[in-house]
The RNA shown here (transfer RNA) has 73 nucleotides and comes from a Tepidisphaeraceae bacterium. The coordinates come from a structure-prediction model, not an experiment, and the mean pLDDT is 81. The RNAcentral record of the sequence draws on ENA and MGnify. Its Rfam family is "tRNA". By type it is a transfer RNA. The same sequence occurs in records of 2 taxa. Lineage of the source: Bacteria > Pseudomonadati > Planctomycetota > Phycisphaerae > Tepidisphaeraceae.
RNA sequence: GCCGUGGUAGCUCAGAGGCCAGAGCAGCCGCCUCGUAAGCGGCCGGUCGCUGGUUCGACUCCAGCCCGCGGCU
Numbered sequence: 001g002c003c004g005u006g007g008u009a010g011c012u013c014a015g016a017g018g019c020c021a022g023a024g025c026a027g028c029c030g031c032c033u034c035g036u037a038a039g040c041g042g043c044c045g046g047u048c049g050c051u052g053g054u055u056c057g058a059c060u061c062c063a064g065c066c067c068g069c070g071g072c073u
Stems, first nucleotide, its partner, number of pairs: 001072007010025004018056001027043005049065005
């Protein structure tokens, strides 16, 4: 340099044109317990890597760039 693949909550990941952007873990609060853990309920937490484009509408499609991983040379 080229090809592929990925970037979404603090972490691990779903979501592949419209449906409120979601789950688990972590954090916080409560219930339970003599107390702790476990369990149960709730709350908090997102410029969806960046900039443009297509579209009535983009996390999703297209282009360029940035970063990670793998391969080729």